[in-house]
Molecule: SAM riboswitch aptamer (S box leader)
C1' cells in the first nucleotide's frame, strides 16, 4: 500500500496554548468559528487489543475519540405526495472511520 472482520442512533470541557479557518476526498447543500477555527497540553468518554480478577467487572498499558447519525445528498429497490420538474420515508449498496489480523 492492499486484503479479511467487528462496530459506527449512545457518551465525553465556562481548562490552558493558539490566533483563522475547519466539518476526510470530489460536488451539490447545510453548519461551526474573533462569544476564538485548525493545531498542541491538561482534562473527560468508552471499552476494540493486551492486562488484572475470574465471567462480569476494573480502567493500569496500546489505540481511538470528544458538534450536528460517518452532517446530509450523490448509487440501485420500495412505498407515499405532486400536472410536472420533483419531494418525503425506509432498506441495502458504494465510499469513509477506528480497532484487531494478514500481506
Nucleotide at each position: 500500500u492492499c486484503c479479511u472482520u467487528a462496530u459506527c442512533a449512545a457518551g465525553a470541557g465556562u481548562g490552558a496554548u493558539g490566533g483563522a479557518g475547519g466539518g476526510a476526498a470530489u460536488a451539490g447543500g447545510c453548519c461551526c468559528u474573533a462569544u476564538g477555527a485548525a493545531g498542541u497540553c491538561c482534562g473527560g468518554c468508552a471499552a476494540c487489543c493486551g492486562g488484572u480478577u475470574g465471567u462480569a467487572a476494573c480502567a493500569c498499558g496500546g489505540u481511538g475519540c470528544u458538534a450536528a447519525g460517518u452532517c446530509c445528498u450523490a448509487c440501485a429497490g420500495a412505498u407515499g405526495c405532486g400536472a410536472a420538474g420533483g419531494c418525503a420515508u425506509c432498506u441495502g449498496g458504494a465510499a469513509g472511520a477506528u480497532g484487531a489480523g494478514g500481506u